[in-house]
Context: one part of a larger RNA
């Protein structure tokens, strides 16, 4: 991993508190303990709960406290008095309290055969090398110092086995070791290394110090014990149908993953139209939206222009002036969450009616679980008007929702699943295959595979609407031809001749021709335009607007931005229209349960049971309800070597836990069945626990 078993809300307390049920009832009730029997009776009245409240209390009493009070008030009596004992079930207290699970705390033992440092007694360290003092002898000094050579054998010296150690590296890493192996490396007469027996003990020991080591355990050893320590925290907690069904919110919290109140859920009683929904009717309000010469503030541009600043006359008064500033007014045009002279629509309160109406509100009372939410639209605030970001309100859906569609796809579109049917209608969406249903009808539009991803911005795409200019007195294009003279206009410049700049842009001849529209030159020259005639012949320009499309358009494994295939309609879009197919939606047809009603029959009231009528059955957490099975135990039945129990095939019921004394096969002594009782009562998970494999 599997399989088998064995595993989690228990018991106790004359607790407390509710509910059902039984006695007896203004009263109910015994403990302890006696007796007699072991099936349960009998006694036992202490005490306890109720019948009287008030006071702190002494104490008063239908009253009492407070007070000086025969006042006032508090809390009581009355109208309208149920209570207690018992069982059994819910919750809840105090115990380990549903069950596994710490890390740790404390007590009182056990360890120094590891390993750490003492202490005591032994043991060991191949062979080389080095060559200090001291001495000897020579030299040297006045003496010395010193110098030379022998001798000498120091040293935490030196190379290097044993022996000690572990730096590096490569293997092992379910290893041959739970620290090792190979090659190399460092100490190797020492602060060495070893043997043995001994000391030192747990908030202590020992430590050349690494929080290191004290038996593979050390920032406090290990073993039992308190102990089932505690765990707001994890994980698990076993049959079955049925009815209802939340919540992820406020407000408090040494609180934010806990918990208390309430707010949502459930059940029972009660009260009864009070709810909820639409219509009218009345209400409060300052959001959106507007405004603002209606206030605060903001802010643009003219117009006037007071003050004040420069210049000027000026002793002073003052007075001129000024591309300065610009207040107030004033046109004209704005902006505001913390502006408002206004001012909706919802929505909210309040009254009426009508619908709903076995429901909904309301109150009491048991029992709760939620107190991480998520997204989608709409309204805001933070963010970048960023986020599958946050954080409010609102609504919805998921949470706790299955079913159709969106290709797939908790939060999106359609729609709420009781069961059955090889019947029918439709929702979202679809209807050319894949793949149910139209190669549907009609008319325009698109050419881009646009559809089938996306912006400012760009463009004689195309289609359609307006408004204009030019045109058979010849337009637009495109061909031929003119396109000139004063002049090289004047400055400036080396130069500047239409054409680098700069000012000016006149006159002349003409059908027309700029003191020059681009190219070009050093400057001229050259081409070309604009303008104007001519050939030709019918339509050619401009704006704005509207619909559909083009370009902008670049990424990693394969086309890959329609689900594919393909599609030129089988995109799209206008106006209509017709058909179909689609869901577990909504009809049919049958069936089960539940609610209330409304009859009926049975029962000692509950209640049970038939019909019929109407609703109603999607569900975590959770609350009610009802029943299935295990093992035992009381009654009564009825069974078994002519074959119980168990296991198993096959047939059969029952909504289902399940169940058949139908029928075979194994098995070989117990065992059913109805009723009540009592529980060590039902397993797929808890990195469960034991055992097999």
């Nucleotide at each position: 991993g599997c399989c088998u078993g064995c595993g989690a809300g228990u018991u106790a307390g004359u607790g407390c508190u509710c509910a059902g049920u039984g006695g007896c009832g203004a009263g109910g009730u015994u403990a302890a303990c006696c007796u007699g029997u072991u099936g349960g009776a009998g006694g036992g009245u202490a005490g306890c709960c109720g019948u009287a409240g008030c006071g702190a209390a002494a104490g008063c009493g239908a009253g009492u406290c407070u007070g000086a009070a025969u006042a006032g008030g508090g809390c009581g009596u009355u109208u309208u008095u149920a209570g207690u004992c018992g069982c059994u079930g819910g919750g809840u207290c105090u115990a380990g309290a549903c069950c596994c699970g710490a890390a740790g705390c404390g007590a009182a033992g056990u360890g120094a055969u590891c390993u750490a440092c003492c202490c005591a007694u032994g043991g060991g360290c191949a062979g080389g090398u080095u060559g200090a003092a001291g001495c000897g002898c020579g030299g040297g000094u006045a003496a010395g110092a010193c110098c030379g050579u022998g001798u000498g054998g120091a040293g935490g010296a030196c190379c290097g086995a044993a022996c000690c150690c572990a730096c590096c590296u490569a293997g092992g890493u379910u290893g041959a070791a739970a620290a090792c192996u190979g090659g190399g490396g460092g100490g190797a007469u020492g602060a060495c290394c070893u043997g043995u027996g001994g000391g030192u003990a747990g908030g202590g020991g020992u430590g050349a110090a690494a929080g290191g080591c004290c038996a593979a355990u050390c920032a406090a050893a290990c073993u039992u014990c308190g102990u089932g320590a505690u765990a707001g925290c994890u994980g698990g907690u076993u049959c079955u149908c049925c009815c209802c069904g939340a919540a992820a919110u406020g407000c408090a919290u040494u609180u934010a993953g806990g918990u208390g109140c309430a707010g949502c859920c459930u059940u029972a009683c009660g009260u009864g139209u009070u709810g909820c929904u639409u219509g009218c009717c009345g209400g409060a309000g300052g959001u959106a939206g507007a405004g603002c010469u209606a206030c605060u503030g903001g802010a643009u541009a003219g117009c006037c222009g007071a003050u004040g600043g420069g210049c000027c006359c000026c002793a002073c008064c003052g007075g001129g002036u000024u591309a300065c500033u610009g207040a107030c007014g004033u046109u004209a045009g704005c902006c505001a969450a913390a502006c408002u002279c206004c001012g909706a629509a919802u929505g909210c309160c309040g009254g009426u009616a009508a619908g709903u109406g076995u429901a909904a509100g309301c109150g009491u009372a048991g029992g709760a679980g939620u107190g991480a939410g998520a997204c989608u639209g709409c309204g805001g605030g933070g963010g970048a008007u960023a986020a599958g970001c946050u954080u409010c309100g609102u609504a919805g859906u998921c949470g706790a929702g299955a079913g159709g569609g969106a290709a797939a796809c908790a939060g999106c579109c359609c729609a709420g699943a009781c069961c059955a049917c090889c019947a029918g209608c439709u929702a979202a969406g679809g209807c050319c295959c894949c793949u149910a249903a139209g190669c549907g009808u009609g008319u325009g539009c698109u050419a881009a595979g646009u559809g089938g991803g996306a912006a400012a911005g760009g463009a004689u795409g195309u289609g359609u609407g307006a408004u204009u200019g030019c045109c058979c007195a010849g337009a637009c294009a495109a061909c031929c031809a003119g396109g000139a003279g004063g002049u090289u206009g004047g400055c400036u410049u080396a130069g500047a001749a239409g054409c680098a700049g700069c000012c000016a842009c006149c006159c002349u001849u003409g059908a027309a021709a700029g003191a020059g529209u681009g190219c070009g030159u050093a400057a001229u020259a050259g081409c070309u335009c604009a303008c104007u005639g001519g050939u030709c012949a019918a339509g050619u320009g401009a704006u704005c607007g509207c619909g559909c499309g083009c370009c902008g358009a670049c990424a990693a494994u394969g086309u890959a931005g329609c689900g594919g295939g393909g599609c030129u309609c089988a995109a799209g879009u206008a106006c209509a229209c017709c058909g179909c197919c689609g869901a577990a939606g909504c009809u049919g047809u049958g069936g089960c349960a539940u609610g209330a009603c409304a009859u009926c029959c049975c029962u000692u009231u509950g209640u049970g049971g038939g019909u019929g009528u109407u609703g109603u059955g999607g569900g975590u957490a959770g609350g009610g309800g009802a029943g299935c099975g295990u093992c035992g135990u009381g009654u009564a039945g009825a069974u078994g070597g002519u074959g119980a129990a168990g296991c198993u095939g096959c047939c059969g019921g029952g909504u289902g836990a399940c169940c058949g004394a139908g029928u075979g096969g194994u098995g070989g002594a117990g065992a059913c069945u109805a009723c009540a009782c009592g529980a060590g009562u039902g397993a797929g998970a808890a990195u469960g626990c034991a055992g097999g494999c």